The RNA shown here (SAM riboswitch aptamer (S box leader)) has 91 nucleotides and comes from Nesterenkonia muleiensis. Taxonomically the source falls in Nesterenkonia (Bacteria, Bacillati, Actinomycetes, Micrococcales).
RNA sequence: ACACCAUCACGAGCGACUGAGGGAUCUGGCCCGACGACGUCGCAGCAACCAGUCCACCCGGACAAGGUGCUACCGCCAGGACCGAUGGAAA
Repeated sequence: ACACCAUCACGAGCGACUGAGGGAUCUGGCCCGACGACGUCGCAGCAACCAGUCCACCCGGACAAGGUGCUACCGCCAGGACCGAUGGAAA
């Protein structure tokens, strides 16, 4: 990397740097952006999975925040797809 399993409803911002596009891809829309988007870094926050503590012992639930992840809009909406993203387990 491919394949497998689970989830994609809710939740969660400030500063610095940069400087023109961005919301994965195609189409049609819609939205964000020089009142600085997107991206990177720092701090903070959220709580999806794994790990931890407790309850339960079939599912699961609470706490906390370690490993990842995430912090505009239902994966922005719709169509198509052997579509995309995140986590886990193994190899």